Annotation:
This is a predicted structure of a 71-nucleotide RNA (transfer RNA) from a Patescibacteria group bacterium.

RNA sequence: GGGCCCGUGGUAUACCGGUAACACAUUUGCAUGGCAUGCAAAAGUAAGGGGUUCGAUUCCCCUCGGGUCCA
Numbered sequence: 001g002g003g004c005c006c007g008u009g010g011u012a013u014a015c016c017g018g019u020a021a022c023a024c025a026u027u028u029g030c031a032u033g034g035c036a037u038g039c040a041a042a043a044g045u046a047a048g049g050g051g052u053u054c055g056a057u058u059c060c061c062c063u064c065g066g067g068u069c070c071a
Base pairs, nucleotide, nucleotide: 001070002069003068004067005066006065007064010024011023013021018054026042027041028040029039030038031037047063048062049061050060051059
């Protein structure tokens, strides 16, 4: 320098055009004399920008970051 793959709450992963989900973690409340634990609830997310579309996490382009292969 070129090809390919990936980027989703704090973490690890789903969903792949129609209001983004589960688990763990965090916070609050309840149960317990207390802890652990259990139950209920809440907060917190599509790397950034542009395009297509009635509608984009999803499709297209660019940039950034990571991985891999070739030179």
It matches the Rfam family "tRNA". From the family's description: Transfer RNA (tRNA) molecules are approximately 80 nucleotides in length. Rfam links the family to the GO term triplet codon-amino acid adaptor activity. The sequence is in RNAcentral, with records from ENA. The coordinates come from a structure-prediction model, not an experiment, and the mean pLDDT is 82. Taxonomically the source falls in Bacteria candidate phyla (Bacteria).